[in-house]
A computed fold for a 1486-nucleotide RNA from an uncultured bacterium, annotated as small-subunit ribosomal RNA.
Its mean pLDDT, the model's own confidence on a scale to 100, is 84.
RNA sequence: AGAGUUUGAUCAUGGCUCAGGAUGAACGCUAGCGGUGCGCCUAACACAUGCAAGUCGAGCGGAGGUUACGCAAGUAGCCUUAGCGGCGAACGGGUGAGUAACACGUAGGUUAUCUACCGCAGUCCCGGGGAUACCCCUGCGAAAGUAGGGUUAAUACCUGAUAGUCUCCCUCUUUAAGAGGGAGUAAAGGAAUUUACCGGUCUGCGAGGAGCCUGCGUCCUAUCAGCUAGUUGGUGGGGUAAUAGCCUACCAAGGCGAUGACGGGUAGCUGGUCUGAGAGGACGGCCAGCCACACUGGGACUGAGACACGGCCCAGACUCCUACGGGAGGCAGCAGUGGGGAAUCUUCCGCAAUGGGCGAAAGCCUGACGGAGCGACACCGCGUGGGGGACGAAGGUCUUCGGAUCGUAAACCCCUUUAAGGAGGGAAGAGCAAGGACGGUACCUCCUCAACAAGCCACGGCUAACUGCGUGCCAGCAGCCGCGGUAAUACGUGGGUGGCGAGCGUUAUCCGGAUUUACUGGGCGUAAAGGGCCUGCAGGUGGUUCCUAAAGUCCCUGGUAAAAUCUUAAGGCCUAACCUUAAGAAGACUGGGGAUACUCAGGAGCUAGAGGAAAGGAGAGGGAAGUGGAAUUCCUGGUGGAGCGGUGAAAUGCGUAGAUAUCAGGAGGAACACCCAAGGCGAAGGCAGCUUCCUGGCCUUUUCCUGACACUCAGAGGCGAAAGCUGGGGGAGCAAACGGGAUUAGAUACCCCGGUAGUCCCAGCCCUAAACUUUGGUCACUUGGUGUGGGGGAGUAAUAUCCUCUGUGCCGGAGGUAACCCGUUAAGUGACCCGCCUGGGGAGUACGGCCGCAAGGUUGAAACUCAAAGGAAUUGACGGGGGCCCGCACAAGCGGCGGAGCAUGUGGUUUAAUUCGAUGCUACCCGAAAAACCUUACCAGGGUUGGACAGAUAGGUAGUAGUGAACCGAAAGGGAAGCGACCCUCCCGUAAGGGAGGGAGCCUAUCCAGGUGGUGCAUGGCUGUCGUCAGCUCGUGUCGUGAGAUGUUGGGUUAAGUCCCGCAACGAGCGCAACCCCCGUCCUUAGUUGCCACCUUAAGAUGCGAGUUUUAAGGGGCUCUCUAAGGAGACUGCCUGCGUAGAGCAGGAGGAAGGAGGGGAUGACGUCAAGUCCUCAUGCCCUUUAUGCCCUGGGCUACACACAUGCUACAAUGGGUGGUACAACGGGAAGCCAAGCCGUAAGGUAGAGCAAACCCCUUAAAACCAUCCUCAGUUCAGAUCGAGGGCUGCAACUCGCCCUCGUGAAGUCGGAGUCGCUAGUAACCGUGGAUCAGCAAGCCGCGGUGAAUACGUUCUCGGGCCUUGUACACACCGCCCGUCACGCCAACCGAAUGGAGGGCACCAGAAGUCGCCGGACCCAACCCGCAAGGGAGGGAGGCGCCGAAGGUGUGUUUCGUAAGGGGGGCGAAGUCGUAACAAGGUAACC
Repeated sequence: AGAGUUUGAUCAUGGCUCAGGAUGAACGCUAGCGGUGCGCCUAACACAUGCAAGUCGAGCGGAGGUUACGCAAGUAGCCUUAGCGGCGAACGGGUGAGUAACACGUAGGUUAUCUACCGCAGUCCCGGGGAUACCCCUGCGAAAGUAGGGUUAAUACCUGAUAGUCUCCCUCUUUAAGAGGGAGUAAAGGAAUUUACCGGUCUGCGAGGAGCCUGCGUCCUAUCAGCUAGUUGGUGGGGUAAUAGCCUACCAAGGCGAUGACGGGUAGCUGGUCUGAGAGGACGGCCAGCCACACUGGGACUGAGACACGGCCCAGACUCCUACGGGAGGCAGCAGUGGGGAAUCUUCCGCAAUGGGCGAAAGCCUGACGGAGCGACACCGCGUGGGGGACGAAGGUCUUCGGAUCGUAAACCCCUUUAAGGAGGGAAGAGCAAGGACGGUACCUCCUCAACAAGCCACGGCUAACUGCGUGCCAGCAGCCGCGGUAAUACGUGGGUGGCGAGCGUUAUCCGGAUUUACUGGGCGUAAAGGGCCUGCAGGUGGUUCCUAAAGUCCCUGGUAAAAUCUUAAGGCCUAACCUUAAGAAGACUGGGGAUACUCAGGAGCUAGAGGAAAGGAGAGGGAAGUGGAAUUCCUGGUGGAGCGGUGAAAUGCGUAGAUAUCAGGAGGAACACCCAAGGCGAAGGCAGCUUCCUGGCCUUUUCCUGACACUCAGAGGCGAAAGCUGGGGGAGCAAACGGGAUUAGAUACCCCGGUAGUCCCAGCCCUAAACUUUGGUCACUUGGUGUGGGGGAGUAAUAUCCUCUGUGCCGGAGGUAACCCGUUAAGUGACCCGCCUGGGGAGUACGGCCGCAAGGUUGAAACUCAAAGGAAUUGACGGGGGCCCGCACAAGCGGCGGAGCAUGUGGUUUAAUUCGAUGCUACCCGAAAAACCUUACCAGGGUUGGACAGAUAGGUAGUAGUGAACCGAAAGGGAAGCGACCCUCCCGUAAGGGAGGGAGCCUAUCCAGGUGGUGCAUGGCUGUCGUCAGCUCGUGUCGUGAGAUGUUGGGUUAAGUCCCGCAACGAGCGCAACCCCCGUCCUUAGUUGCCACCUUAAGAUGCGAGUUUUAAGGGGCUCUCUAAGGAGACUGCCUGCGUAGAGCAGGAGGAAGGAGGGGAUGACGUCAAGUCCUCAUGCCCUUUAUGCCCUGGGCUACACACAUGCUACAAUGGGUGGUACAACGGGAAGCCAAGCCGUAAGGUAGAGCAAACCCCUUAAAACCAUCCUCAGUUCAGAUCGAGGGCUGCAACUCGCCCUCGUGAAGUCGGAGUCGCUAGUAACCGUGGAUCAGCAAGCCGCGGUGAAUACGUUCUCGGGCCUUGUACACACCGCCCGUCACGCCAACCGAAUGGAGGGCACCAGAAGUCGCCGGACCCAACCCGCAAGGGAGGGAGGCGCCGAAGGUGUGUUUCGUAAGGGGGGCGAAGUCGUAACAAGGUAACC
């Protein structure tokens, strides 16, 4: 510090997601030790049990026990302590429910206050009195407890005296802390002993603590906008420690609020904590300060202090006890239990330390606290060994089989012992004595064994880390993008690797990244976003000069900002975490002093802003009244006579009752042609004939006046197209709805004929729009050019021209912008103010409020859902967009196909099998250039298993390998008599031959062979197609943020990206062309087997003969034909014209050939996951007595049908018969096969010749001549069938070809539609070859005869280039919308219904304070009195105000349930249509 994700790619916008840090955590897997921290976030749910606040006998009287003395009575001690009394119990500890508040924080105030214990200073402590608990007696009660009587003490209580600088009242005056007077009001003793302590009273001060008040700060919500009756203030009274409506009576009518009152929701606040560069954001657990609470609600009492966690009273809920009459209780103290929950500990030890209460003290109490326990919950530290060790062991995994890797890792050798374990020693923490829970702990020493101690997650990208197997859109993964449909680095697992490590991952939450709420630090033309427009209050902002003050601002200084935390430094635990000390840091707080530039404030001026005045000017600005002509329609009349109208074409409609057309007249309503414009006016909406009246604004000139009067504007007010609404008019044309006619699959549309609201006027509503310049207003600044509207000035004779102000357009500079584009009319550069935006959908919807007659408008969410949605530009592709141009593409022609029969292929069907593949063009006489067996892959059956075939290793084999008669069998195969080897070396032997070893072979076993089994979507190679179309790219440069562009576009030209010209391009490559082959002319060379102008001989034929001719042989020759090698030739070279002095085009000459002479070979980058695993090769998978191999037979040849490609025809341009001509390319030895002979023929026989310019195949056919047939199902056509033959071949039944005779089907030129061909072409004719034993109507070639037509490019198809639109990019066979149907989900409405929280009214009213009564009932202290008794005073009790829970009613908020209802979202393959994206086929949209 960024990254992934929208696209084919790009830039920008924008959301989502990730990497980081953190936690009181939880969950999963795992787990050695220690230290320090932390540990119910949920039910402020309910709680068993124990403990958590007592203490003082030196305040008091008793009682019990005990000791000593004593005979006893008793005396004196000691111990214990129920009660009275004192102090404490208001601290400490817990929790965060409530609380949005002076609760908290911070700074202050308190002359408006209190304060026990403690400290300091001062004063006093004199005299009386009456009770009471305990105890005793008598009762009640189950209990808790309680009543009455009697006795007694005090530091308990009462009274008197005294006192003051105390309190209250009065008076005076230098109103002060003064003076005087009056009244009121104190006390307590105890211990110890004789020298001293603890107490008590009053007063003042202090310290610490507390109360009250104030400024400022402190969450969300305006779909909460008005709130308030003790409310705001005053006076009197009351009340409090104290101010105060704190309370009360009366008076006044105030008080608060858009700077957010009131209401609703949420929440303890802070120091701080986490995060962040910071500014911020989030949080408030532990620790610390404050607050609040203590089962829920209310209340007071006591007290210095409470409205009181372990006190009281009342009410309520709940739990427990009960003898049913009544009682008891409150863990949000420490442990602990149940419950809730994803989840949070021991019913531990100790008062040794620190601290607290009481006490004179000893001491007692202390679940505060100190410790230990449990928990990897967090942080920190340590360990699980160190060094050496290559045969790189075994084993695992992978493998290209070579090896690689785990890996120095292990083993093994040497060493160490931290931690854990054992043994021994053993603290500090403690001051003046004793006293240590922790703890036999920390720590130290010794001993033993490398021993007892490693996991978790990840490995497609982000993001460090890769392979095998399994699985096969399954199982599963996933934070986002996304993986998985048979080769998954993404699932599961193994190995390996990466990361972290006693932990590692996951989940949740917060901050960050996110400049994605933008103060720092964003935007609004098209991405989300400028209010439809104006006026304008509050608010914000504001020209220029001087003076004053000093609020903001700035400086200096004082106070405070607790401690802890944080930073820095140092120190202490071995280190660290942790702890200690010191310093530092932070405020928007506050006091004082100072500065005065800027802002504010006060004052005085100025004129540049703004406004006014005067003089001119333009205009569809607005309102009202009047008025005009053209046109449509209607009415009346005339003429006229059959149609009109309408459309793509029609029909509905109108018309013989006279339409349309035309003429004349009339009526009525609406709108204003030309002028008219990029024009004008207006704030916007908007405004258009002409005239008049009323009226708003604007511009120019003068520079006279005012003197900042300004700008903007939340709320508010007004205006606001069309449609719509209400009432009343009006209604010609047009025209929703509606009717009809067409179109169509349908057509509730588009088109046509009609037609009502409405459109128009008046009055009143509505208030929206693509109300758009999609661009808020104002001011200032910043190069220009060119139009145009309205003024002014200079200038001119007048134009022109120039200057200037103000509008309105276009083009462009700088600059800006994501780009497009904007560009003095800014989207540039700045200032001020307002409005608005924060992913898409849900949704401008729901609910609520406001407005409206309604329609509806305005304000305006959420759940849920997606990972995008959207902008600009780029390259393509596409368009029922445009332009240009090609092609047998159409057109013009010729011949076909589609109909028939047959052949062949395919589909389908059938079958045991009909093997497999090819499937629009680009499959279908295709793979197959030959299925009877074979082929053959298929089927049935019979066999076989190291195999039909290859290599290797080991072992075996010597009559071995091989061959093989009988016999079985359909064959394969089995079988076994017999026969019977080979190579190398050595030995014996003259040799023949023999022996030994080895090899080959064979057998067995094991690695393996084999597979036309799968995958052409794992592949190579080869091929088809676009397409022989003219294209496809690169380097450098330039342009662009970029994808990309340029070049390659443009003007010409070409068959061509062919060439020329131009040009920010210049070059280059693959293609095009050329180079290659064949044909066409000529030349040269060469001359057998080819050729012949020639000669001789022989034979034959013919002729009277001369002669002619054929064949053969010999001779001669190479001119010609030909053969086959090399050259020449053609290049727009020449001429004319056109064209840019070009490329080139048109015509001409010459030439065998002319503008590429004809044909072939040659196929760019790429496209179609095109075809082929069955040519071959090949990864992976599958198979291995079978999916291999062998064999026999069958099948691939089936046949209701359908299609494709052909053949033959339908006839006379023909058919038959006879005769007669002329080719080329080729082939031939297991071959081609001659002559002759036989056969009607197929063929046979025969055997000559020929490895070929020699011989053979080999008679070419159409043509031509002659003749028959004469238009018919024929002398056409030949299918089919019968009979007889021939050939090949082991074998023609399934299933070959041919011949002869006979038979003689359909068919008389072929519907819609469709194919080929532009010249030696089509058409017609034959002919050769490959394959092949045999079999061609197919294929590949060859020659013969030999046309017609092309105006032209509108249309069809395909293609090329440019351009345009696009929501397409799997690219139009694209994309995509809505209803319906089904499933799931959330929210809304909803009769009704349940709960909760407030409000208001009323009823009732506990405890209790306060007030009143309190004579009658009760009472010791004081007074009177001898007493009885009375008085004062108090109490019980009564009444009253207030008053909690409760009740009734009403209204409201909120949560839930709900028949039913309407829409919404989501959901691989449902239905109907086709709305949108191209001119989307009716431009789209508001």